This is a predicted complex of two RNAs, RNase P RNA and transfer RNA, with 506 nucleotides together. The coordinates come from a structure-prediction model, not an experiment, and the mean pLDDT is 75.
RNA sequence: CCAGUCGGCCGGACGGCCGCGGGCGCGAGUUCCGAAAGGAAGCGCUCGAGGAAAGUCCGGGCUCCACGCGGAUACGGCGGCGGGUAACGCCCGCCGAGAGUGAUCUUAGGGAUAGCGCCACAGAGAACAGUCUGCCGAGAGCGCCUUGGUUGAAGCCUUCGGGUUUUCGGCCCUGGGCGCAGGCGAUGGUGAAACGGUGGAGUAAGAGCCCACCGCCGCGACCGUAAGGAAGCGGGCACGGCAAGCCCCGCCGGGAGCAAGACCGAAUAGGAGCACGCGAUGCCAAGUCCUUUGGGCUUCGGCGUCAGGCCCGUCCGCGGGCUGUGCUCGGGUUGGUCGCGAGAACCAUGCGGCGACGCAUGGUCCAGAGGAAUGGUCGUCGCCUCGGCAACGAGGAACAGAACCCGGCUUACAGGCCGACUGGCAUU
RNA sequence: GCUCUGGUAGCCCAAUUUGGCAGAGGCGACGGUCUCAGAAGCCGUACAGUGCUGGUUCAAGUCCAGCCCAGAGCACCA
Numbered sequence: 001c002c003a004g005u006c007g008g009c010c011g012g013a014c015g016g017c018c019g020c021g022g023g024c025g026c027g028a029g030u031u032c033c034g035a036a037a038g039g040a041a042g043c044g045c046u047c048g049a050g051g052a053a054a055g056u057c058c059g060g061g062c063u064c065c066a067c068g069c070g071g072a073u074a075c076g077g078c079g080g081c082g083g084g085u086a087a088c089g090c091c092c093g094c095c096g097a098g099a100g101u102g103a104u105c106u107u108a109g110g111g112a113u114a115g116c117g118c119c120a121c122a123g124a125g126a127a128c129a130g131u132c133u134g135c136c137g138a139g140a141g142c143g144c145c146u147u148g149g150u151u152g153a154a155g156c157c158u159u160c161g162g163g164u165u166u167u168c169g170g171c172c173c174u175g176g177g178c179g180c181a182g183g184c185g186a187u188g189g190u191g192a193a194a195c196g197g198u199g200g201a202g203u204a205a206g207a208g209c210c211c212a213c214c215g216c217c218g219c220g221a222c223c224g225u226a227a228g229g230a231a232g233c234g235g236g237c238a239c240g241g242c243a244a245g246c247c248c249c250g251c252c253g254g255g256a257g258c259a260a261g262a263c264c265g266a267a268u269a270g271g272a273g274c275a276c277g278c279g280a281u282g283c284c285a286a287g288u289c290c291u292u293u294g295g296g297c298u299u300c301g302g303c304g305u306c307a308g309g310c311c312c313g314u315c316c317g318c319g320g321g322c323u324g325u326g327c328u329c330g331g332g333u334u335g336g337u338c339g340c341g342a343g344a345a346c347c348a349u350g351c352g353g354c355g356a357c358g359c360a361u362g363g364u365c366c367a368g369a370g371g372a373a374u375g376g377u378c379g380u381c382g383c384c385u386c387g388g389c390a391a392c393g394a395g396g397a398a399c400a401g402a403a404c405c406c407g408g409c410u411u412a413c414a415g416g417c418c419g420a421c422u423g424g425c426a427u428u
Numbered sequence: 429g430c431u432c433u434g435g436u437a438g439c440c441c442a443a444u445u446u447g448g449c450a451g452a453g454g455c456g457a458c459g460g461u462c463u464c465a466g467a468a469g470c471c472g473u474a475c476a477g478u479g480c481u482g483g484u485u486c487a488a489g490u491c492c493a494g495c496c497c498a499g500a501g502c503a504c505c506a
Base pairs, nucleotide, nucleotide: 001424002423003422004421005420006419007418008417009416010415012381013380014379015378016377017376018375020048021047022046023045024044025043026042031040032039033038050399054410055409057408058407059406060405061404062257063256064255065254068318069317070316071315072314075253076252077251078250079249080094081093082092083091084090095109096107097106098105099104110248111247115246116245117242118241119240132188134184135183136182141180142179143178144177145176146175148172149171150170151169152168153167154166155164156163157162196214197213198212199211200210215237216235217234218233219232222229223228261338262337263336264335271329272328273327274326275325276324279306280305281304282303283302284301285299286298287297288296289295290294308323309322310321311320312319331505332504333503343365345364346363347362348361349360350359351358352357383396384395385394386393387392429502430501431500432499433498434497435496438455439454440453448486457473458472459471460470461469479495480494481493482492483491
């Protein structure tokens, strides 16, 4: 210098004027409202968006509801190990696997001998596999053809001694060929995947059948808190993949959400319909009837008792609650106060820790409302683009915007700064 | 603000449960036939890579994660 990796940070700066929202003070004299208390205008001081305020994906605080306890189970989530944290699916460190020359990066990374399920098409064969093409057919075996030896019968020839590559048959050892049975899992081919790889020895042909190396499996001294690593020893090798399919194992989890919820105030038709349920009894109330100081009947009108039912996710046991409930339609209001920001807060320094982070000391107070505020303009400087040799001129400025609050993750983002490291080239 | 549902041809939809040949059907469009012409009928053709980007898997519309878009519901009182 070129190419690259990782981490951290910033997100225009300063000033003037005007304006908007919150808080505090004055509001005596000026102005307005009010009888007054007081309120308002106005004035002064002070604070006023983000690294993501976003997506609402995780985890908490807070609030209400549910909540008696124990055990089992269901449902949902998480998943290497150790640590951090209020907690987490986040972060840090490490381990394993994979990618890269490297810095470094990726990793939903428990279990496939607990069980079930799936593996389409192609292919011979797809899960305790299989023989399409193919190699062999050695040993023991079958059929057919064929070479040879020996022998018998018939034929032919004969000098009757015999001879004979004429035909048929037996036996023999056998050689050869074809087919079968059989052996094989090496070759070709299919596929995402074909039951270790390379080389040799061996064989009829082959094959972990045997041998060497590599891989794999089991045990494992020793090291490490652990995940895990691992010298060495043993075993010819048995064990395909998928759990972001069901599932098994371990751990965690009550539900809803600030439109939670609390208080005050206002208003209304304090209503109607549907569904399910409505057992007995006492008292009261209302209505009604009768033979009227009494009694009967009706009414889901109120209160109580018993039984039953329902609920507290399910089951078991003891326990508790409710007994008219749910849904829909219709009606009213669109008010005020609290919740609501001094906190898992921020800054600086020191200490502990590799680090995430923790502790100590000191300092700071830092938006909060309604859906609505958080801006405009001028000047100086900085950044980018264009024009220009330059002075300078013109234009531009990302993603986006709190609403109960925190910790994370993810996603969007113009431009810029700092630090650490890797590879290559050149020079010293 | 909070909670939930969905996304497949121009339109309506199936296949997602249990992953399996790049995806069925209807309406519509286009062409032909019929007719004097049109409609209806009949015959045929084209139209999607499943909202986007990644991941798991041999294989993804389907399973998982993150984004994008659309839609719906939720105030209080009696």